[in-house]
C1' cells in the first nucleotide's frame, strides 16, 4: 500500500505503581491496585492443518470492561438512522 472483518464471545493469579481507556471533547476504569508485563486459563475461527462446502480446534496470529465506550466528517424521513473517516486485527 491492497483487501476482509470490527453490536457476538472469553479472567484468574503473580510481582509491581499511578495513571489508563490511540488523539480532542464527553463519559467511564483505577490505591478494594487499574494500564502495561509475566504465568496459567479461556474466547474466536483470519491463515496453516484435518475434514470436505456443514464443521473440528492441533499449529501461526489475534483477543478476553463498556459497539472501535460514545461523539468528531457527510447525508437523511433528525430523541434516531445510514455512510465515511480514524483506529485495531488477519491475509497478501
Nucleotide at each position: 500500500c491492497u483487501u476482509a472483518u470490527c453490536a457476538a464471545g472469553a479472567g484468574u493469579g503473580g510481582g509491581g505503581u499511578a495513571g489508563g481507556g490511540a488523539c480532542g471533547g464527553g463519559c467511564c476504569c483505577g490505591u478494594u491496585g487499574a494500564u502495561a508485563c509475566c504465568a496459567c486459563a479461556g474466547c474466536a475461527a483470519c491463515c496453516u492443518g484435518c475434514a470436505a462446502c456443514c464443521g473440528c480446534a492441533a499449529g501461526g496470529u489475534g483477543c478476553u470492561a463498556a459497539u472501535u465506550c460514545c461523539c468528531g466528517c457527510g447525508g437523511a424521513u433528525u430523541u434516531u438512522c445510514c455512510g465515511a473517516g480514524u483506529g485495531a486485527u488477519g491475509a497478501g
Predicted 3D model of a 92-nucleotide RNA (SAM riboswitch aptamer (S box leader)) from uncultured Eubacterium sp. The sequence is in RNAcentral, with records from MGnify. NCBI's taxonomy places the organism under Bacteria, Bacillati, Bacillota, Eubacteriales, Eubacterium. The same sequence occurs in records of 2 taxa.